A computed fold for an 88-nucleotide RNA from an uncultured Pelagibacteraceae bacterium, annotated as Glycine riboswitch aptamer.
[in-house]
RNA sequence: AAAAAAUAUACGGGAGAGACUACGUAUUUGUAGCGCCGAAGGAGCAACCACCCCGGAAACUCUCAGGCAAAAGGACCGUACAUAUUAA
Numbered sequence: 001a002a003a004a005a006a007u008a009u010a011c012g013g014g015a016g017a018g019a020c021u022a023c024g025u026a027u028u029u030g031u032a033g034c035g036c037c038g039a040a041g042g043a044g045c046a047a048c049c050a051c052c053c054c055g056g057a058a059a060c061u062c063u064c065a066g067g068c069a070a071a072a073g074g075a076c077c078g079u080a081c082a083u084a085u086u087a088a
Base pairs, nucleotide, nucleotide: 006083007082009080010079011078012077013076018034020033021032022031023030035068036067037066041064042062043061044060048056049055
């Protein structure tokens, strides 16, 4: 000094499942009931890793939360860029 990687931001892509029923509300809304979804978040276990102690860990599982027309959100992926750290 700077690539990769990590984090933040911006843009683009981005799945699944009832526009269910009842009552009420002049509008995209409230309550209740039943049926579903997993890719915000959260929790649990495991291959594996680590180990003095404390443990860490998924796109698997659960469905507390969230979601089931559109909108919004959305793990993850790509591009750009900034910060700090850090190889050859």
Rfam family: Glycine riboswitch aptamer. Gene Ontology term of the family: glycine biosynthetic process. The sequence was found by an Rfam model in a public genome assembly.